This is a predicted structure of a 68-nucleotide RNA (transfer RNA) from an Allostellaceae bacterium. Lineage of the source: Bacteria > Pseudomonadati > Pseudomonadota > Alphaproteobacteria > Allostellaceae. RNAcentral records the identical sequence in 2 taxa. Rfam family: tRNA. By type it is a transfer RNA. The coordinates come from a structure-prediction model, not an experiment, and the mean pLDDT is 84.
RNA sequence: GCGAUCGUAGCUCAGGGGAAGAGCGCCGGGGAAACCCGGAGGCAUCGGUUCGAGUCCGAUCGGUUGCA
Numbered sequence: 001g002c003g004a005u006c007g008u009a010g011c012u013c014a015g016g017g018g019a020a021g022a023g024c025g026c027c028g029g030g031g032a033a034a035c036c037c038g039g040a041g042g043c044a045u046c047g048g049u050u051c052g053a054g055u056c057c058g059a060u061c062g063g064u065u066g067c068a
Base pairs, nucleotide, nucleotide: 001067002066003065004064005063006062007061010024011023012022013021018051026039027038028037029036030035044060045059046058047057048056
């Protein structure tokens, strides 16, 4: 330099056009404890397509990796 792949909650991951979810963690409450109830918090960024985008397209940024 060129290509591939990934980027969703504090962590690990679902969701592949039509209401953003789970486990663990965190906060509040209950309980002797095991555990139970409730709650906060997120789609890398900017554009495009679409009635509608986490999802499709482009660029950029970052991680991993292959080739030279």